[in-house]
């Protein structure tokens, strides 16, 4: 150069194939219950779809390009 995978809250992740209600789980920060304290445990509650376009009543999800990281050929 050329192919091909990854990109989602502070961390790690499911969802993407088959577009549709408030994007899911744990951690983690917070508060509040329990306890004489602390550990543990229960409720709450706090944040994300890698950029940019197009398609669509509706895009994390489908096209079309950029970046970043990894993997193979050259």
């Nucleotide at each position: 150069g050329c192919g091909g995978g990854u990109a989602u809250a502070g961390u790690g992740u499911a969802g993407u194939c088959u577009g549709g209600u408030u994007a899911u789980c744990a951690c983690a920060u917070a508060g509040c219950c329990u306890u004489g304290c602390c550990a543990a445990g229960g409720c709450u509650a706090u944040a994300a779809c890698u950029c940019g376009g197009g398609u669509u009543c509706a895009a994390a999800u489908c096209c079309c390009g950029g970046u970043a990281c990894c993997c193979g050929c050259a």
Molecule: transfer RNA
Organism: Nitrososphaerota archaeon